Two RNAs folded together computationally: RNase P RNA and transfer RNA, 427 nucleotides in total. It holds a member of the Rfam family "Bacterial RNase P class A". Rfam links the family to the GO terms ribonuclease P activity, tRNA processing and dimeric ribonuclease P complex. The coordinates come from a structure-prediction model, not an experiment, and the mean pLDDT is 78.
[in-house]
């Protein structure tokens, strides 16, 4: 210098004219001033705030999560670590759904003798034979009864021993996951993104939640049920418990209304500085107010600058308007989409000193 | 705004508790039969299961994330 990958930032800017939504002011108008999309506003995948139902009870069922410590309002998110896997000679880098099959049950196609209580095919050994022993060797398979060596044996086999590996218990180190060249014991196939077990958490429903004002009607009609021996209901799959409960409940056929306000935008808020912490983050101080629509505003045109592409030795000229996408109760995350460019890191190649 | 379901040849459906090269019907194409067409007979092609990743010896099936389509709620 180039290329690849990862992470972060930015999301063209300014001026003028005419519009749209909201707010303020006055002299109330054809007035004037101010504010007006995002990093993902998206998917609705997690977690909360908020609201109603008993400000929420018990048991079962169901669902979710699954290494440790910490951060946080909370989380399945994040930070720092541990273990494992992959790549590399290595330093290291990347990934990680990472409790338990040594609790029970199930499954393991084909091949193979055998897929887990080894019914031994070939082979080896004992035996006249029948039969028995043998998982060492062969072969099959994704996977074959822990591996190597020695002893022992009829031949063999953890049968015994040494080392290694794995697991369990103890001891030592570490807040902990975990680690160890320590001590003792055991040798048990794989599979829980199979049922299941263990631990932890989850009450249900979502702003069409909910509160209030206004308008209008039929407190009528028909059928059924019930009235303290309780119909039905309390937004929960079942059972219980508890509370409400008679101008009541269910169905039919009809009548009426279909407007407005709040919730709803000052918040786990933003920015800056300092301090603490490896870090996520926290605290203190100062400062700022930053969309609030409801069929739903946030736009159009013109000019300039910057950017990109092309031409040119240069001055300069010509062309291009740009990604994903658009608030709808709010907030913290995750995931997905994304043009031009900038910054940082890692790796590789080449050249120069 | 919230919630739920589905995705397999061109079309409609299968695929058992995860197991051998994903099956069937209609349609399409080629040939035969016919004067020609239809019907009939014989044969062939056509999906690797919406996409990406994972678990497993093995995935249409199990898990995670995404994409597309459809439905419900006053």
């Nucleotide at each position: 210098a180039c290329a690849a990958c990862u992470g972060c930032c930015c999301a063209u800017u300014c001026u003028g004219u005419c519009g749209c939504u909201c707010c303020g002011c006055c002299c109330c108008g054809u007035g004037u001033g101010g504010a007006g999309a995002g990093g993902a506003a998206a998917g609705u995948c997690c977690g909360g705030a908020c609201a109603a139902c008993a400000c929420a009870g018990a048991g079962c069922a169901c669902c979710a999560u699954a290494c440790u410590u910490c951060c946080u309002a909370a989380c399945g998110g994040g930070a720092a670590g541990g273990g494992c896997u992959u790549g590399g000679c290595g330093a290291c880098a990347a990934g990680u759904a990472c409790a338990g099959c040594a609790a029970g049950u199930g499954c393991c196609a084909c091949a193979g003798a055998a897929a887990a209580u080894a019914u031994a095919c070939c082979g080896c050994c004992c035996g006249c034979a029948a039969g028995g022993g043998u998982a060492a060797g062969g072969g099959u398979g994704a996977a074959a009864a822990u591996g190597u060596g020695a002893g022992g044996u009829a031949a063999g086999g953890g049968c015994u021993c040494a080392c290694a590996c794995a697991c369990c218990g103890g001891c030592a180190g570490g807040u902990g996951a975990c680690u160890g060249u320590c001590c003792g014991g055991u040798g048990c196939g794989g599979u829980a993104a199979a049922c299941c077990u263990u631990a932890u958490g989850g009450g249900u429903u979502g702003a069409a939640a909910g509160a209030c004002c206004a308008u209008g009607u039929a407190a009528a009609c028909c059928g059924g049920g019930g009235a303290u021996u309780g119909a039905g209901g309390g937004c929960u799959g079942c059972u219980c418990g508890u509370c409400c409960g008679a101008u009541c409940c269910c169905g039919g056929a009809g009548g009426g209304u279909a407007g407005g306000u709040c919730g709803a935008u000052a918040g786990a808020g933003g920015c800056a500085u300092u301090u603490g912490g490896c870090g996520a983050c926290a605290a203190a101080u100062g400062u700022c107010c930053c969309a609030g629509a409801u069929a739903a505003a946030u736009g159009a045109c013109a000019g300039a600058a910057a950017c990109c592409g092309g031409a040119g030795a240069a001055a300069u000229c010509c062309g291009g308007g740009u990604a994903c996408a658009g608030a709808a109760u709010c907030c913290g995350g995750c995931u997905u989409a994304u043009u031009c460019g900038g910054c940082a890191g890692u790796u590789g190649u080449u050249u120069u000193u | 705004u919230g919630c739920c379901c589905u995705g397999u040849g061109g079309u409609g459906u299968a695929a058992u508790u995860g197991g051998c090269u994903a099956a069937c019907a209609c349609g399409u194409c080629u040939g035969a039969c016919u004067c020609u067409g239809g019907a009939u007979c014989a044969g062939a092609a056509a999906a690797g299961u919406c996409c990406a990743g994972g678990u497993u010896c093995g995935a249409g099936u199990c898990c995670u994330g995404g994409c597309a389509g459809g439905g419900c709620a006053g």